[in-house]
Description
The part of an RNA shown here (large-subunit ribosomal RNA, domain I) has 546 nucleotides and comes from Treponema sp. JC4. Its Rfam family is "Bacterial large subunit ribosomal RNA". Its family is annotated with ribosome and structural constituent of ribosome in the Gene Ontology.
Context: one part of a larger RNA
RNA sequence: GGUCUAUGGCGGAUGCCUAUGGAGCCGUAAGACGAAGAAGGACGCGGUAAGCUGCGAAAAGCCGGGGUCAGGAGCACACAUCCGUUUACCCCCGGAUAUCCGAAUGGAGUAAUCCGGUACAGUAAUGUAUCAUCCGAAGCACUGAAUAAAAUAGGUGCCGGAAGUCACACUGCAUGAAGUGAACCAUCUAAGUAAUGCGGGAACAGAAAUCAAUAGAGAUUCCCCAAGUAGCGGCGAGCGAACGGGGAGGAGCCCAAACCACAUUUUGUGGGGUUGUAGGACUGCGACGUGAGUUUGUAAAAACUGAAAGAUAGGAGAAGCGUUUGGGAAGGCGCGCCAGAGUGAGUGAAAGCCUCGUAUCCGAAAUCCGACAGUCUCUAGCAGUAUCCUGAGUAGGGCGGGGCACGAGAAACCCAGUCCGAAUCCGGGUCGACCACGAUCCAAGGCUAAAUACUAGACGGCUACCGAUAGCGUACAAGUACCGUGAGGGAAAGGUGAAAAGAACCCCGGUAAGGGGAGUGAAAUAGAACCUGAAACCAUAGACUG
Numbered sequence: 001g002g003u004c005u006a007u008g009g010c011g012g013a014u015g016c017c018u019a020u021g022g023a024g025c026c027g028u029a030a031g032a033c034g035a036a037g038a039a040g041g042a043c044g045c046g047g048u049a050a051g052c053u054g055c056g057a058a059a060a061g062c063c064g065g066g067g068u069c070a071g072g073a074g075c076a077c078a079c080a081u082c083c084g085u086u087u088a089c090c091c092c093c094g095g096a097u098a099u100c101c102g103a104a105u106g107g108a109g110u111a112a113u114c115c116g117g118u119a120c121a122g123u124a125a126u127g128u129a130u131c132a133u134c135c136g137a138a139g140c141a142c143u144g145a146a147u148a149a150a151a152u153a154g155g156u157g158c159c160g161g162a163a164g165u166c167a168c169a170c171u172g173c174a175u176g177a178a179g180u181g182a183a184c185c186a187u188c189u190a191a192g193u194a195a196u197g198c199g200g201g202a203a204c205a206g207a208a209a210u211c212a213a214u215a216g217a218g219a220u221u222c223c224c225c226a227a228g229u230a231g232c233g234g235c236g237a238g239c240g241a242a243c244g245g246g247g248a249g250g251a252g253c254c255c256a257a258a259c260c261a262c263a264u265u266u267u268g269u270g271g272g273g274u275u276g277u278a279g280g281a282c283u284g285c286g287a288c289g290u291g292a293g294u295u296u297g298u299a300a301a302a303a304c305u306g307a308a309a310g311a312u313a314g315g316a317g318a319a320g321c322g323u324u325u326g327g328g329a330a331g332g333c334g335c336g337c338c339a340g341a342g343u344g345a346g347u348g349a350a351a352g353c354c355u356c357g358u359a360u361c362c363g364a365a366a367u368c369c370g371a372c373a374g375u376c377u378c379u380a381g382c383a384g385u386a387u388c389c390u391g392a393g394u395a396g397g398g399c400g401g402g403g404c405a406c407g408a409g410a411a412a413c414c415c416a417g418u419c420c421g422a423a424u425c426c427g428g429g430u431c432g433a434c435c436a437c438g439a440u441c442c443a444a445g446g447c448u449a450a451a452u453a454c455u456a457g458a459c460g461g462c463u464a465c466c467g468a469u470a471g472c473g474u475a476c477a478a479g480u481a482c483c484g485u486g487a488g489g490g491a492a493a494g495g496u497g498a499a500a501a502g503a504a505c506c507c508c509g510g511u512a513a514g515g516g517g518a519g520u521g522a523a524a525u526a527g528a529a530c531c532u533g534a535a536a537c538c539a540u541a542g543a544c545u546g
Base pairs, nucleotide, nucleotide: 001545002544003543004542005541006540007539008538009537015531016495017494021466022465023463024462025461026460027459028458030455031454032165033164040101041100042099043056044055045054047079048078051075052074062095063094064093065092066091067090071083072082073081106115107114108113116131117130118129119128120127121126133162134161135160136159139158140157141156142155143154170200171199172198173197174196175195181188185234210217211216221248222247223246224245225244231239232238252447253446254445255391259271260270261269262268276425278390279389280388281387282384283383284382285381291378292377293376303375304374305373306372310368311367312366314362315361316360320335321334322333323332324331336353337352338342344356345355346354396420397419398418399417401415402414403413406432427442428441429440430439431438482489483488502530505517506516507515508514
């Protein structure tokens, strides 16, 4: 030197665990905040105070109301000093304060700083208030041209609004790629995707100039089927309906015009009226009922009153003892009990009956929400047909485009550009070129809840989800430390014990580090470098051996 055995060191795998950790899903509610200064920060505030949390010079807090309670002065276990049944602390509701930066808004600026104007107060230091820009126009005030006066236009102020942030989601509109696929590539595809801008809490759409096919349906949206069908397609790659059926949900309305009245230079205001088996105006007759609606926050139009339930603190809440092992009983044994409660968590081990809870029931001064009810408001018919009205640079056509599953195709239909350009109810559109017959609907004005999509944040619940190299990057002072000029990148790090009972005292040592006794504890090879404590690696002792 090697092998083996034993005992240690180092190391932190494995097992077990999970505190307020993480993932996914479901439900409820919410879907905004902001010049009354947001989101996000800077700097401060504690007796001692570095970090986090909370708060703002009234600074881990102030006031009021309610709940609850004997303890309390956050994480945070120390000392000191205090507070508290005259109700502290804690929880909920409402209010006060809320430095500086930040849209940042008196001016400037290298954010958290610098420098002002005006008015008022003050001896002063200083304090309080106010002063950005753009848009709007009803009213009021002060002004005020062309034009002598007056008036008007106009101006200024009061007044109202905007801005900025976000949920990297969903959604509407506008603009709009390329990689890729086609085994190349150009039409095509990817894809109207990504990205950017402007909007909403949902959005969009929406009450037929819709479909259908000789029978009929009856706004929109979403789901299932029809169907990977019919089709489109360098008929390649690929793209891909509709009719119809079944469900979710369900809600319908208002203008313009004719005509009437009023007013006017004109625009106007009120009544009337709103549709396709045509309707309305107009003429005549008839009716006072039916249905509906209300926060500006569900349309049709607004204003009120009451109010159940619910949300934001809480409260009541059944039933077990003995013995035995043990450090400890909830375990074993014995004998009971409750159950609208045997979900669950904790307690020295394994508890329906010990604690917190659970089933069930109860509760709000204040704020929010608000089923429902009432006041109130709105709202209908029949007949006739001479005349009038029923959305025009519109429908439609040419050209070149776009959207429709449909790539110009036989290409209808829809949209905008450009050049043309109708009809007027004896009217017009559609029915996939086009024509006829037939059927069906009424464009060129507008509004509209629900069913649908998503989830940053709130609350509740669930899981053949993870269990510290996993699960979010973060169970810990985590978007921290650290890296980068910057955009940006981005960790590691959990576990003593039932309870600190966290080792008084003695000894060695440098008044160390560390250790040996003693003591605590069930255990200290549980001693804070702390559960378990694998391997590599390093020692010590012994045996055998080169």